[in-house]
Molecule: transfer RNA
Organism: bacterium
């Protein structure tokens, strides 16, 4: 220098053919208990790495770019 993969909630990860962003764990609250734990019912938490473009509409398609990893020279 070139090619490929990954980037989404605090953590681990889904998200189909472009149509209101989700799960588990964790955190908080209620119920349960003499108390804690367990169990159970809920709640909060995201401008999808960043910047543009296409589109009525983008996590998803296109371009650039950053970080990490692998490979080639």
């Nucleotide at each position: 220098g070139g090619a490929c993969a990954u980037a989404u909630a605090g953590c681990u990860c889904a998200g189909u053919u472009g149509a209101u962003a989700g799960a588990g764990c964790a955190u908080c609250u209620g119920a349960c208990u003499g108390g804690u734990a367990c169990u159970u019912a809920g709640a909060g938490g995201g401008u999808c790495g960043c910047g543009g473009g296409u589109u009525u509409g983008a996590g998803u398609c296109c371009c650039g770019u950053u970080a990490u990893g692998u490979c080639c020279u």